A computed fold for a 165-nucleotide RNA from uncultured Roseburia sp., annotated as Lysine riboswitch aptamer. Rfam family: Lysine riboswitch aptamer. Its family is annotated with lysine biosynthetic process in the Gene Ontology. Its mean pLDDT, the model's own confidence on a scale to 100, is 81.
RNA sequence: UGAUAGAGGUUGCGUGAUUUAUCAGUAGCAGGUUGGAUGCCGCAGGGGCAGAAGAAGAUUUGUGAAAGGGGAGAACGCCGAAAGGACACAUACCUGUAACUGUGUUACUUGGGCAUAAGGUGAAGAAUCUUAUGACUGUCAUCUUUUAGAUGGGGAGCUAUCGGU
Repeated sequence: UGAUAGAGGUUGCGUGAUUUAUCAGUAGCAGGUUGGAUGCCGCAGGGGCAGAAGAAGAUUUGUGAAAGGGGAGAACGCCGAAAGGACACAUACCUGUAACUGUGUUACUUGGGCAUAAGGUGAAGAAUCUUAUGACUGUCAUCUUUUAGAUGGGGAGCUAUCGGU
């Protein structure tokens, strides 16, 4: 230095389905009362649509979701598994553009899960991301009073086998 195999586990990681609660008695739809000229297509311009046969708004009656985000057990694929960040491109009437989402690139960051705190995302007191702290766990190095313990490192790692220089 290369190839192959392998380990980590108080939820190891991911995926799509299934199921379940939430979202929510919300949005929407239909109607009543009121209102009295605007409203809608994210935003700007254009273009279009609805509107005095009554727009938005307010209030009320009936009906009443879904997506995204979670939980659960199983299946499948796996052990940089993967996640986050950054950048590029695409994104629904047209042009420009924001968010969101998707795709791609990138060793930029993170060994792993857990708990607590702050901040971000979020409808959320769910969940998750970032940072800090804590104990735990795996691994290697060093040390010690060696069935154990202490300190330190980081997955670009660790273990085994075979090879190359």